[in-house]
This is a predicted structure of a 74-nucleotide RNA (transfer RNA) from a Candidatus Babeliales bacterium.
Rfam family: tRNA. From the family's description: Transfer RNA (tRNA) molecules are approximately 80 nucleotides in length. The family's RNA type in Rfam is transfer RNA.
RNA sequence: GCACCCUUAGCUCAGCUGGUUAGAGCAACUGACUCAUAAUCAGUAGGUCUUAGGUUCAAAUCCUGGAGGGUGCA
Numbered sequence: 001g002c003a004c005c006c007u008u009a010g011c012u013c014a015g016c017u018g019g020u021u022a023g024a025g026c027a028a029c030u031g032a033c034u035c036a037u038a039a040u041c042a043g044u045a046g047g048u049c050u051u052a053g054g055u056u057c058a059a060a061u062c063c064u065g066g067a068g069g070g071u072g073c074a
Base pairs, nucleotide, nucleotide: 001073002072003071004070005069006068007067010026011025012024013023019057028044029043030042031041032040050066051065052064053063054062
């Protein structure tokens, strides 16, 4: 340099062919239980879906550019 893939909660990820409310596990916090801690149980909070545009009645999802990361070839 060329081709391809990835970026969603603090972490690991799901999210189908554009629409129903953006979710799970772990972690955090609060409460219950306990002499206490852990475990367990119940609940709560946490997201400009990497970024800037475009298409559309409607975009995490489609298109284009940028950024970061990875793999292969040279």